[in-house]
The RNA shown here (small-subunit ribosomal RNA) has 1381 nucleotides and comes from an uncultured bacterium. Its mean pLDDT, the model's own confidence on a scale to 100, is 82.
RNA sequence: UUUGCCCUUAGAGUUUGAUCCUGGCUCAGGCACGAACGCUUGUGGCGUGCCUAACACAUGCAAGUCGAACGGAGCUAAGGAAGCUUGCUUCCGGAGCUUAGUGGCGGACGGGUGAGUAAUACGUGAGUAACCUGCCCCUCAGAGAGGAAUAACGUCCGGAAACGGACGCUAAUACCUCAUAACAUAUCGAAGCCGCAUGACUUUGAUAUCAAAGGAGCAAUCCGCUGAGAGAUGGACUCGCGUCUGAUUAGCUGGUUGGCGGGGUAACGGCCCACCAAGGCGACGAUCAGUAGCCGGACUGAGAGGUUGAACGGCCACAUUGGGACUGAGACACGGCCCAGACUCCUACGGGAGGCAGCAGUGGGGGAUAUUGCACAAUGGGGGAAACCCUGAUGCAGCAACGCCGCGUGUGGGAAGAAGGUCUUCGGAUUGUAAACCAUUGUCCUCUGUGACGAUAAUGACGGUAGCAGAGGAGGAAGCCACGGCUAACUACGUGCCAGCAGCCGCGGUAAUACGUAGGUGGCAAGCGUUGUCCGGAUUUACUGGGUGUAAAGGGAGCGUAGGCGGGAGAGCAAGUCAGAAGUGAAAUCCAUCGGCUUAACCGAUGAACUGCUUUUGAAACUGCUUUUCUUGAGUGAAGUAGAGGUAGGCGGAAUCCCGGUGUAGCGGUGAAAUGCGUAGAUAUCGGGAGGAACACCAGUGGCGAAGUCGUCCUACUGGGCUUUACUGACGCUGAGGCUCGAAAGCAUGGGUAGCAAACAGGAUUAGAUACGCUGGUAGCCCAUGCCGUAAACGAUGAUUAAUAGGUGUGGGGGAGAUGACCUAUUCCGUGCCGCAGUUAACACAAUAAGUAAUCCACCUGGGGAGUACGACCGCAAGGAUGAAACUCAAAGGAAUUGACGGGGGACCGCACAAGCAGUGGAGUAUGUGUUUUAAUUCGAAGCAAUGCGAAGAACGUUACCAGGUCUUGACAUCGAGCGCCGUACUCAGAGAUGAGUUCUCUCUUCGGAGCGCGAAGACAGGUGGUGCAUGGUUGUCGUCAGCUCGUGUCGUGAGAUGUUGGGUUAAGUCCCGCAACGAGAGCAACCCUUAUAGCUUAGUUGCUACGCAUAGAGCAUUUUAGAUGAGACGGCCGUUGACAAAACGGAGGAAGGUGGGGAGAGACGUCAAAUUAUCAUGCCCGUUAUGACCUGGGAUACACAAGUAAUACGAUGGCCGUAAACAGAGGGAAGCAAUACUGUGAAGAGGAGCAAACCCCUAUAAACGGUCCCAGUUCAGAAUGCAGGAUGCAACUCGCCUGCACGAAGUUGGAAUUGCUAGUAAUCGCGGAUCAGCAUGCCGCGGAGAAUACGUUCCCGGGCCUUGUACACGCCGCCCGUCA
Repeated sequence: UUUGCCCUUAGAGUUUGAUCCUGGCUCAGGCACGAACGCUUGUGGCGUGCCUAACACAUGCAAGUCGAACGGAGCUAAGGAAGCUUGCUUCCGGAGCUUAGUGGCGGACGGGUGAGUAAUACGUGAGUAACCUGCCCCUCAGAGAGGAAUAACGUCCGGAAACGGACGCUAAUACCUCAUAACAUAUCGAAGCCGCAUGACUUUGAUAUCAAAGGAGCAAUCCGCUGAGAGAUGGACUCGCGUCUGAUUAGCUGGUUGGCGGGGUAACGGCCCACCAAGGCGACGAUCAGUAGCCGGACUGAGAGGUUGAACGGCCACAUUGGGACUGAGACACGGCCCAGACUCCUACGGGAGGCAGCAGUGGGGGAUAUUGCACAAUGGGGGAAACCCUGAUGCAGCAACGCCGCGUGUGGGAAGAAGGUCUUCGGAUUGUAAACCAUUGUCCUCUGUGACGAUAAUGACGGUAGCAGAGGAGGAAGCCACGGCUAACUACGUGCCAGCAGCCGCGGUAAUACGUAGGUGGCAAGCGUUGUCCGGAUUUACUGGGUGUAAAGGGAGCGUAGGCGGGAGAGCAAGUCAGAAGUGAAAUCCAUCGGCUUAACCGAUGAACUGCUUUUGAAACUGCUUUUCUUGAGUGAAGUAGAGGUAGGCGGAAUCCCGGUGUAGCGGUGAAAUGCGUAGAUAUCGGGAGGAACACCAGUGGCGAAGUCGUCCUACUGGGCUUUACUGACGCUGAGGCUCGAAAGCAUGGGUAGCAAACAGGAUUAGAUACGCUGGUAGCCCAUGCCGUAAACGAUGAUUAAUAGGUGUGGGGGAGAUGACCUAUUCCGUGCCGCAGUUAACACAAUAAGUAAUCCACCUGGGGAGUACGACCGCAAGGAUGAAACUCAAAGGAAUUGACGGGGGACCGCACAAGCAGUGGAGUAUGUGUUUUAAUUCGAAGCAAUGCGAAGAACGUUACCAGGUCUUGACAUCGAGCGCCGUACUCAGAGAUGAGUUCUCUCUUCGGAGCGCGAAGACAGGUGGUGCAUGGUUGUCGUCAGCUCGUGUCGUGAGAUGUUGGGUUAAGUCCCGCAACGAGAGCAACCCUUAUAGCUUAGUUGCUACGCAUAGAGCAUUUUAGAUGAGACGGCCGUUGACAAAACGGAGGAAGGUGGGGAGAGACGUCAAAUUAUCAUGCCCGUUAUGACCUGGGAUACACAAGUAAUACGAUGGCCGUAAACAGAGGGAAGCAAUACUGUGAAGAGGAGCAAACCCCUAUAAACGGUCCCAGUUCAGAAUGCAGGAUGCAACUCGCCUGCACGAAGUUGGAAUUGCUAGUAAUCGCGGAUCAGCAUGCCGCGGAGAAUACGUUCCCGGGCCUUGUACACGCCGCCCGUCA
C1' cells in the first nucleotide's frame, strides 16, 4: 500500500371496533445560528456584535511627507558693530528651528459595503507569435551646451463669502531648444532557424527619429537623473468546462453575423467608421421575466446530497444618483476634477459649500446589534539620506451570557430520623444526612507585599495586568423548564366545556397525574425555556434509493421525425474506459500526530487530504468509429389458407302504414287503472301496394381489425394476418414535438323519416311526483359533405425482446405414422379456464405475468380548493387541451377482518300468523298514572321491560309533604365531672308538645365496687338532603333463546380463521356421520319437589266400619290417610324408513310412551351508563338554633280532561223465588275461630258448648234441580242520591266498610285498532289466606264443572343459523347530501 476485518446507517405518535398497506402531518438530534424574547445571573479566558433604511447625517479624527529639489517669509544661538542709562536698545550675522507656495513621491495601497451584476462576474485549467508594468534587483551605455517663463512675493481692484482679476519681480531635480546615441522604433534588404497558422526569433547592411538634473558631504562616497536589455511583482485580453427559477416567456437579432479597407488602443477585436454579402443564436432552451455578488469554505448528513456565503482569506463591483474625461506606471479615482438630478447647509439673494457603504457617534427604521476610549510600545504601510512625521490599518482597553471553553457556590461526620411543610388507610410515609450541631479546607473573594514575558542596547498603550507569597473568614455566589403518551419525572387542593392548556394525538361538563397553586420528583445548569431559520429523521423527488390492475399515477389508438438503445465473427483506431508519471488544486479551515498557554476553548509545527482540471506515456476486454463478413432479428418474392377487416353498388324476407274484402264489439294497457283507438266498423283475418330503417334463427368467453369498432345475401376494388419455402443481409426497437384515425351525444348545410324516442302533452301513482310504470309525440337516431376530439375510449394492466412446471377446452394452418373423411403423437399462430414456483398490502396475477431480466416513451408525489381561475392556443358554438395560487383539514385512501344492519338470499323455531274460543277499545264504577290545581296535593317507577307498580291494606299514627306552635349535645348511640333516681297518683294553663306544682322515693354487694337513671361543657349525634352517570348488593329484559368460550395444534404478515362450518337429526352446539383439527369448560339435558300406577313395610287416632241404641265400646280386613323404602318408562320390544348411524313413523304391552303433566331451584358470555342512594350498605358533596327532632291540624282521597288495568253489566245457556236440597279442595284459628238453641226484615246482638286442631269452628245457601217472567231499557242492569241503622275504633266531616227502605243513570255486545289461550287448557262457578282494630272489584292460592281449533308457514312480529352487500362501528333511532337561518 492492497485485500480483508473493524467502525459508520435507530425511530416514535396520529386515519380503524381491531388489522395490514399507501400516504400526509407532527416529534425526539445538531461541537447549528452574526440571532431575538421571557425568567435568572458568581467569575476568568478566547472569539463575535445593524442580517432592517446602498436611509439621512451634527462633531472630532481616518493621507500625508520631503528644506539633503527651489525661491521666499518668520523666529533665533554663537559671533561682530553702534548707542549709551553697563546691561539694555538698535544694526550686521547666520549654525539651527518653523514653514504658505513651486517641485518630487504617495493620495489607484490600507479601511468600508454588497446596491448592481445570471455573465464585460466568479471557480478551475489553458493561451497571448495580440500586451503593459512606477518604486525594487541585475547588466550595458550616458549625463555636453543653452534658453524662455511662472507661483510665492509686492501694489491696486472686485466680492457678503467662496474666491477671483490686472500690473510688476524671481528660483529649481518645474518647462523648452540644440548636440551626442543604439542591442530602441520605423522603412528597404540578405542569410539561417522555429511555429498548426497569422507569423516569430537570431545574425547582419543601409536610411531616418528620439535622452538627461541635480542634491548632500572637507573628502571618500552616497542619494537621485537619461537610454537599452533582462528579472521580479502587479495588471490587461482570449478560450474550454462548470455556475438559480420560470415555456401560463418560442422565436430573438440591424452593427445584428461575416468580409475588404481604415481609425483607435498597451494590445486583439464591429471596439468605432465607409463599402460589400445575408447572415448569426435557439427545445442540448435563444429571447424575455424573476431572484442573486462569486469562491476557499460553513452547517447538516452514514454517505450521496441539501442549505448557506456573517466573522477569516482570494476575486469582483460600488462610493448621494446618473454621465464624463483629466492627471498618472497604474483610476475613468470613497476622504480628486467637471456636468446634470435629488437632498442638506450658508447667503448681503448676486452666488457659494457638502457627500461616514473609513473609526467613534446621532436621528430614523427595526424583534435586534457596542465607546464621540488609549497608543503608535509591537506588526505592517506612506514620505524622508536620516532623525523623524503620519497611520480610527493595527495593538489594546470599555459595553453585551451573543457564542465556545474552564472554575466555583463548599468538604467530612451527624438520627431525637428534630421542628416546619406535604400526603395519609391516622398506623405512618416523605422532604431527609437534608438542616441544626461538631470538625475541616480556601478554588473564586477581601487586604498586604512582590511582580513579569511580550524588547538579548533604549522605547510598554495593555498594566501595577498575568503570576507568586502572606493573612482573613463558609463567609459574598442557583436558577430555569418539565412531570397524560411520544418523553426521564405524581400526589393534594382549587376550578367545573368556565378559567385555561396544547408540538401532534388531545385535556377541562364536580373525585382533572393534561388548567391554576402547593409539596414532591426528573432534566439541564450560569444558564434554562420559547420563537424564527437550515439540514436531519423524509427511501416524502428515490444517482446511491420509490412507484403507476384496485391506494396518486399507462397517453383513446396508430404511423413516424429528432433523440435514446441495438444481433454473430474478424481486423484497425484510441473518443469514452483503465493504469503510470508530471503540473496545478493559494493560505487558512477539516483530519492525524506532536507541541505552547496550570487544563480546555484558543494557538503553533509537521503530515495527510483537497475525491477536481490539464499535459503526457501505455493497455485494448467492453462501449464508440472505420472496414470485411454471416444469417437467426427485419424485409421482399412465390405457393397455399381462414375471416361480421375496409369502401362502393345492387338484391331479399319479417314487422309498420295505406287501399280493398270477410267480420262484430270491443281493442289496448297495467300492480290495479285511466288517457288512447273503435259502430264514421277498430282488434282479428285475407289480398294488393308504399316507404324507410334494422338484419331473427345460424351465434359460439367463436372470428377479423391498431384502437374506436365490424353481423341478411351477391358483385367489384382493397388492407392486414397465419403456414411452407427462395432471396437481401442488421435494413432493427422505442418514439418528445408532428401527422392520421377516433363510440355516443352535439354543431352546420341539404335530403330522408317505417320504428324508437330527449323536450313536450295527457292519464295514473304520490303528502307532493317537474320521476319510476302507461298513452301519444318533436328534435335526433338514417344518407351526403364538413366540424367537434371527448367516454368507466377498461384488461381501470404502454410498446418491443428473451428465457422460465404442467393440465384442459376452443379457432386457423403444416408436415409425420402407411394411402385416409377417421385415429394417434407432434409443430406454428390466436383465444379461454385451472394451477406450481415466483410476486403482491391483500385481493389476486401466474408462458396472453402483476414473476425473472433488458431498452425506450408517458405519468404520479396528502385530502379539499380544482381539472377551477387567469393567460395564450384550438373550435361556428357547445366546449376542448395546457393548467395554478390564496385559504383550509389531520387526515383522505386501498385491501382484508369481526360485528351490526338490509323494504338481500336460503333453510328453521315460537299462540308469531293462520284455524278457533273468550275478551279489551264504547257505558257507569273501582284502582294506579299523566295533566292541571293547591299552602301541600311527599317521593320513586316511563315503549315492550312505568301505570290494581314500591304499597301483603294513607280516617289519627304510618308520613317522608304543607301551615302553625316548640327544642338545640338534641327523639336515637358512645365517652363523661357531678348527682341519685326512675316511676305512681293528682291539680292548674295550653290544641297538644310542653310548662308550673303536690305526693311516695334507687337496687345488688365479697363493702373494693357493680347495675340503672338524671346530667354541665364538649367530642359528636342526626338527615326519606344531592349524585343509581362514583359504587356494593339486589332486580328487570332479550330469554329457558341455544347459544358463549378456552387449551394445544394448524392456516394467515396481521386483525383473525379453524374447532362452532358441511350432510342428516333434535325441544336443544341434542346426537350421528364427514372434516386440520383434537379435547375441554360454563350453558342444554339429568339429578330435587309435586301429580298419575301397583306393591312392600310401619302406624291404626282424631280416620274407617261387617258390629253397636249410643257421643261409649270392639276391630284395623277393605277403603283411606301419611311416614319410610325400593319398583316402574329405557325408543326397552316388533315392523317400516334412514347411510348398516343418529333418529323418525306405526304397533304391542302398560296406570303412564317418546323431556308423561306441572313446578321449584337454576337464567351461559353478554346487552340496555336499564331500575333502585326512599329496603340495606357505602365514597364524595351539602345543611348543623336546621335540609335534624317533637306536637296539633291539614294533605297525599283535589278534578276540565287523556290513555292503562280490572270488576259489573247490557240479559233467556238469563233474572227472581223455592227446595234452609246436595257434592270439594286447600288453608286459618287463643287479644283467636266460634257451634246448637234465642232476638232482629237485615247488617248484627246477647250468650257461650267445643277447639292450641285428621278431633271443635270458619265451611259450600256456588254452578245443579223445580216454578215464574216472555224480549221490554224490562221482574235486565245496578251507578248516583235521600232516609234509617250495624260493627270496628280515642275519633268514620274532609275520608272507610256493611245492612234495610226508597229513588233507578249510562248501557241493547261496542269504530280504527288490539290482548290472552293448544287440554283438565280457554271460558265459567264459588272457597280460602296474607296484610289487617276496621276496610279488596287488587294480590297469592284452592278445588267444582268443562269446550272449540291448528290446512299450513305465503305474509305480520320476535329469535337463533348459513350466505351476500355496505362509505355503518355512538353500530340504520347509523351515516350522509342540498337549501335556508